[in-house]
Molecule: transfer RNA
Organism: Bacilli bacterium
Formats: sequence, C1' cells, structure tokens
RNA sequence: CACUCUCUAGCUCAGCCGGUAGAGCACUUGACUUUUAAUCAAGGGGUCUGGAGUUCGAUUCUCCAGAGAGUGA
Repeated sequence: CACUCUCUAGCUCAGCCGGUAGAGCACUUGACUUUUAAUCAAGGGGUCUGGAGUUCGAUUCUCCAGAGAGUGA
C1' cells in the first nucleotide's frame, strides 16, 4: 500500500433472503437451606462502533470514517 473478515446486553455469541432486538453465563430480588453453594421462579440491563444515503420502515442494503484480526507485497 492492496484485499478479506469482524464490531449487537457486563462477557461469549445468535439474529444479516429489511418489519416492534434474543440466548447462555454474569448481576439483582424472592423461594428453598442453620449458612454458603447448588436448584427453582421473577426481574433489570443494548437508540445494534459513528455519520450519511436508499426505503413507508435499516442490526440487516449502499457509501464514508473509526477500532480489531488476517492474507499478499
């Protein structure tokens, strides 16, 4: 310098044939227990990396930028 991939909850990820955003673990509360752990139930938490465009409608499509990873030179 060129190309490819990734960016979504505290963490690991799903959702990407455009239609109100999810799981597991973690966290909080309650039950159970002498207590802790485990188990069970309920709950909180994300304007989906930023901006612009297309569209009635964008996490999803297009462009620019940022961060990270890889390949080639």